Two RNAs folded together computationally: RNase P RNA and transfer RNA, 430 nucleotides in total. The prediction has a mean pLDDT of 82. It holds a member of the Rfam family "Bacterial RNase P class A". It is annotated as a ribozyme.
Parts: sequence; structure tokens; C1' cells
RNA sequence: CGAGUCGGCCAAGCAGUCGCUGCGCGUCGAAUGGCGCGUGGAGGAAAGUCCGGGCUCCACAGGACAGGGUGCCAGGUAACGCCUGGGGGACGUGAGUCCACGGAAAGUGCAACAGAGAGGAGACCGCCGUUCGGUCCGCCGAACGGUAAGGGUGAAACGGUGCGGUAAGAGCGCACCGCGCAGCCUGGUAACAGGCUGUGGCUAGGUAAACCCCACCCGGAGCAAGGCCAAAUAGGGAUCCAACGGUGUUCGUCCGCACCGGGUCCGGGUAGGCCGCUUGAGGCGUUCGGUGACGAACGCCCCAGAUGAAUGACUGCUCUCGACAGAACCCGGCUUAUCGGCCGACUCGUUAU
RNA sequence: GGCUACGUAGCUCAGUUGGUAAGAGCACAGCACUCAUAACGCUGGGGUCGUUGGUUCAAAUCCAACCGUAGCUACCA
Repeated sequence: CGAGUCGGCCAAGCAGUCGCUGCGCGUCGAAUGGCGCGUGGAGGAAAGUCCGGGCUCCACAGGACAGGGUGCCAGGUAACGCCUGGGGGACGUGAGUCCACGGAAAGUGCAACAGAGAGGAGACCGCCGUUCGGUCCGCCGAACGGUAAGGGUGAAACGGUGCGGUAAGAGCGCACCGCGCAGCCUGGUAACAGGCUGUGGCUAGGUAAACCCCACCCGGAGCAAGGCCAAAUAGGGAUCCAACGGUGUUCGUCCGCACCGGGUCCGGGUAGGCCGCUUGAGGCGUUCGGUGACGAACGCCCCAGAUGAAUGACUGCUCUCGACAGAACCCGGCUUAUCGGCCGACUCGUUAU
Repeated sequence: GGCUACGUAGCUCAGUUGGUAAGAGCACAGCACUCAUAACGCUGGGGUCGUUGGUUCAAAUCCAACCGUAGCUACCA
């Protein structure tokens, strides 16, 4: 210098005028409120609503089943399907990136078409043998067998190479490599990695984002939750109801029945205010612990809270001419959208020293 | 704001324990019938299965992320 990887940050800037809105103070007013001053006023995703939690109400003795979710190991966290570190696999020269990554020798199912055969399978062509027939003596044909080395089909056809062996072949035998199982040793918390010994000729192919098995986790609804005040309204119909209680039915008790009671629907009324509502697993800084996610201590700060719903309009100047987009109970994540710019760490190539 | 369901031909819908090539009715085009038109009859065309990615040998169907449409959801007695 060129090409690239990872992480973090910013999201045009400045000034003036006029508005909108929360809070505090002052002032006017009987009051809703008006005015003045001060101060705060969208995001990294506020989005999708895909996960996890707080909060609220309902249900609930405990446990199990059903249903749903997660899935290598260890840690972090309020929790998670998130994050960090590690292991294994795949890709890349590399920095690095990606992975729904438990179990297919517990069982069941599935595999269209093609193909001889699709799961402890399979002789279509080929190869070889025997018998018979033919023959131009090269072989050819038929029948019955042997054979998984070769061809062919398919997404997938039941270890690889070599030597021996054989009529031809084949783990049929052997050597090496690979694979499985058992035991032991070493390193590691573990996943796992490496090694040694024995053993099996290899049995045990794919699919669990098919049923399923194993381990762990999960009650339901959502701030239009829920609570309070005010206002208004026929009080009626249909249907369902475990237990307790009251009234009636009874001379009394039990059972039963009816009503009172509760739920849902139809029908009716009001659509005003307050709380929930923003101080929170909160930010910023320093130090310490940890490889890291993160945690601890100390100090400082208060940083939107509307309810027809605020954060805008105009003017001037500057530049690199400005993306995606806007809170609505609140947090932690993930995913998706996004003009461009800055900083840091690192890799590869070329050249120079 | 929150919750739920759906998306297959121009329209209305089937098809979902994954399997050759996705169907039906109406509509459309052609033929036949008729003096002509309609109906009836015969034939035919027409599909990014909302989009993208993944699992699988194979996806309308299973999984994930997006896009769009529709519905429900106040309080009181």
C1' cells in the first nucleotide's frame, strides 16, 4: 500500500423566533384552569410480539398423567431457547465464521420413481464349473449350479489397500489402515483427547424439524391486568352449578324438591376522573476479583410518562446533503430494517528498510 | 396496546401420519347444437401453493424468520 476478519461507538451540526407536553416554584382566580420563570422531553432498533422475567388478578394440599418446550460440557444470570469459555464437526491460506450438536445394538413406522434386489437384501449383465446339443474347432447355445471382484439402477446396495487362496470368487485366510466392544493408564471439574492391552472378521446403513426413549424445565390470563370514586339503568328471559348455609315443604330428623346464591349468554346503562405510571435486576465513573460472560465495593446522578394521545414549525449559516424508523406497564435477550462515519485489536499478500 | 386465526388458479374451496405430475365447482377459450343467443354436451388453457431460508433422497405438507389479511378485547348493574 492492497485485500480482509472481529469488537465497540455515533446516527448532520450550530444559532434565533414561535408553539406542544411532564414536573417544581411564584402569581391570578370560587374552581376546571390562565400567566410568568426554571427544568426534563424517543431509539439502536421504540419494530416483529419470537423467547425469558418482574408486576397484577384468577385457580391451586401434595404428587402423578396428559400437553408443550429445551437438548455436547462447564460457568454467568432474576430467568431464558440468551451470553461467555471449552469440546466435537464443517468451511477458510489465515485472522476467524457456521452448527436444532442427546439416543437409530429399547421398540414401531417410512424410503416415491428407477432397479434383479431397499435392510441382517440381492444373480439383470458379467465371471466360473458340470451336463447336453451345435460347430467353420476360434467358440456358440440351452439347462442346472457356484460367485457380490467388475458393470448397471438409485439419494442410499452391507469396510479399504495389498498378498495368499480359488474353477471363478468372497474377511475365505493373513498383514496394514479404519470401525465397534471391554478393561486399564495419562491429561482435563467435565464434554473430550491421547495411549496400552484384549477382543469381534465387521455383526450394528439413513431418517427422531416421524412416532418414540432418556434427562431437565413449564399452572392460566394479561396494564383494555387490576383497584378506587362519580354518573346512569327495565330489573327480566334462556341455560348450567361441587359443597356449605338460610327460608319454605315436615309434628320432628334424614333424603328429595323449590327459592335465595354463583357462572355464561341475550337484553339494559355509562363511556368522566384518580391510582397502577415510571427510582429501576437504573445509569455514569473509579478500584478490586474473574481468561471471559459477569460480580463486588465506593462515589456521583435522576435521565419521557401522554390518554385524541406531546417532542414540532419557520428563518439563517456550515458540511461529507443526512438511512431505517417513532415510546404507551416495565426490564433482559433474540430476530428483522438501516445513508454513512469514527476508534481499537488482528490476519493474509506485495514492496522497502 | 394486547390476544387469536388465516394465506392453494380470476373467485369460492379440497388436498397436511411428507412420495411420481397439486385437484373440484364457477368463470375463461375453442368445438358441437341452434336461424341466432343462452343452457346442456365435448375438449383445452391457466398455479413463484404469501416470501425467504433450513431439515430430508424428496416439502403445499415439518421447522424457523419475515410479509399481508381478518376477527376478538373497556367499565357498571